Bacterial RNase P class A from a Pseudomonadota bacterium, 340 nucleotides, folded computationally. Taxonomically the source falls in Pseudomonadota (Bacteria, Pseudomonadati).
[in-house]
RNA sequence: AGAGUCGGCCAGGCAAUCGCUGUUGGCUAGUUCAAUAGAGGAAAGUCCGGGCUCCAUAGGGUAAGGUGCCAGAUAACUUCUGGGCGGCGUGAGCUGAUGGAAAGUGCCACAGAAAAUAUACCGCCUAUUUUAUAGGUAAGGGUGAAAUGGUGCGGUAAGAGCGCACCGCGCUGUUAGUAAUAACAGUGGCAGGGUAAACCCCACCGGGAGCAAGACCAAAUAGGGAAACGAUAGUGCGGCCCGCACUGUUUCCGGGUAGGUUGCUUGAGGUGCAUAGUGAUAUGCAUCCCAGAUGAAUGAUUGCCCACGACAGAACCCGGCUUAUCGGCCGACUCUUUCU
Numbered sequence: 001a002g003a004g005u006c007g008g009c010c011a012g013g014c015a016a017u018c019g020c021u022g023u024u025g026g027c028u029a030g031u032u033c034a035a036u037a038g039a040g041g042a043a044a045g046u047c048c049g050g051g052c053u054c055c056a057u058a059g060g061g062u063a064a065g066g067u068g069c070c071a072g073a074u075a076a077c078u079u080c081u082g083g084g085c086g087g088c089g090u091g092a093g094c095u096g097a098u099g100g101a102a103a104g105u106g107c108c109a110c111a112g113a114a115a116a117u118a119u120a121c122c123g124c125c126u127a128u129u130u131u132a133u134a135g136g137u138a139a140g141g142g143u144g145a146a147a148u149g150g151u152g153c154g155g156u157a158a159g160a161g162c163g164c165a166c167c168g169c170g171c172u173g174u175u176a177g178u179a180a181u182a183a184c185a186g187u188g189g190c191a192g193g194g195u196a197a198a199c200c201c202c203a204c205c206g207g208g209a210g211c212a213a214g215a216c217c218a219a220a221u222a223g224g225g226a227a228a229c230g231a232u233a234g235u236g237c238g239g240c241c242c243g244c245a246c247u248g249u250u251u252c253c254g255g256g257u258a259g260g261u262u263g264c265u266u267g268a269g270g271u272g273c274a275u276a277g278u279g280a281u282a283u284g285c286a287u288c289c290c291a292g293a294u295g296a297a298u299g300a301u302u303g304c305c306c307a308c309g310a311c312a313g314a315a316c317c318c319g320g321c322u323u324a325u326c327g328g329c330c331g332a333c334u335c336u337u338u339c340u
């Protein structure tokens, strides 16, 4: 100097004028005056997990369903952190739908001799014989995503774990580690491979509905009509069984209301510092209050600056994940080249 990788921050700013919503205070009590606050890093998707409310007095089991290496963090999670193993990359790093194929069943098209009840297309060797047949073979070639462990040496008529060495695989043991696992040693010629993002097996988890939940107030109507079951019964708890509680339950026809208040924002809250930890995070101290609309509030104009503004607007709240995205700033690390 160039090319990359990872992490963090910002999200137009300042000023003036008018306008909108909330809170607090005043007063002449008026849609008035003053002060102050007023959309995001994803508010999005509704994919997970909870807080909260109700069913409900509160369960046990099972099934559906979910997760899937080990250890931690967390209110919890399928999230995050660290580690192991695998894959990609020279590397910093990125990434994994990461348990089991020796419990069973299924599938591997086409090509190929053959993809499991293994076999022989070309080839190699032997014998006979006018050249085709018989036997042996799976080392070489071909087909294919994948061909019955791999490489080398010996041996053989030619070969083959047929034998041996090393690697691979299985079993056993030792060492290190909380563990996943790794290394080493011994032993066995060795169950032909892949696929569980196929069914399945194993381990763990495994109520539901949702702020349009729920609570209160006011008003109106027809304290309507009919039918079925009924304590050896019925109803409630998403399905099923057990259990528990209650005493009525269900269906059809017809009528009235749908207005207001609350839930509603002080929180598993933010920020700063210190300590512990590799880290996610935890603890302590200090400090701050940061939208609560309800047909839906933050807009318009002017001037200056600038990185010349993308994706884009809360509706009970929070922790994640995923997706969209114009740019700017800061830090650490890797590789290449040159100079000293």
Base pairs, nucleotide, nucleotide: 001336002335003334004333005332006331007330008329009328010327012305013304014303015302016301017300018299020038021037022036023035024034025033026032027030040311044322045321047320048319049318050317051316052210053209054208055207059242060241061240062239065205066204067203068202069083070082071081072080073079084098085096086095087094088093099201100200104199105198106195107194108193121141122140123137124136125135126134127133128132149167150166151165152164153163154162168190169188170187171186172185173184174183175182176181214262215261216260217259224253225252226251227250228249229248233247234246235245236244269288270287271286272285273284274283275282276281
Rfam family: Bacterial RNase P class A. The family's RNA type in Rfam is ribozyme. Rfam describes the family as follows. Ribonuclease P (RNase P) is a ubiquitous endoribonuclease, found in archaea, bacteria and eukarya as well as chloroplasts and mitochondria.
It is recorded under the gene name rnpB.
RNAcentral holds the sequence, with entries from ENA.